The RNA shown here (c-di-GMP-I riboswitch aptamer) has 83 nucleotides and comes from a soil metagenome. Rfam family: c-di-GMP-I riboswitch aptamer. Rfam links the family to the GO term cyclic-di-GMP binding. The RNAcentral record of the sequence draws on MGnify.
[in-house]
RNA sequence: AAACGGCAACCCCGGAGAAAUCCGAGAGACGCAACGCCACGGGCCUACAGGGCACACCGCCCCAUGGCCGCCGGGCUACCGAA
Repeated sequence: AAACGGCAACCCCGGAGAAAUCCGAGAGACGCAACGCCACGGGCCUACAGGGCACACCGCCCCAUGGCCGCCGGGCUACCGAA
């Protein structure tokens, strides 16, 4: 190189959750050669509880211990494989 194949964005429904988001199923293919796994560094999202402010009520701010590996880096693992 080629081949066998793989995953699945968005959307609908159901479920978990305060939310971010995740899970299942359906439909589908935006993309992916590690878009397999790990929140370790940076980044981003959320803010229930907690803290602060305001207060007649509605509220506002901070905060990750919650998330995202399909944001980047790092680590671990891995299929096929011609010349």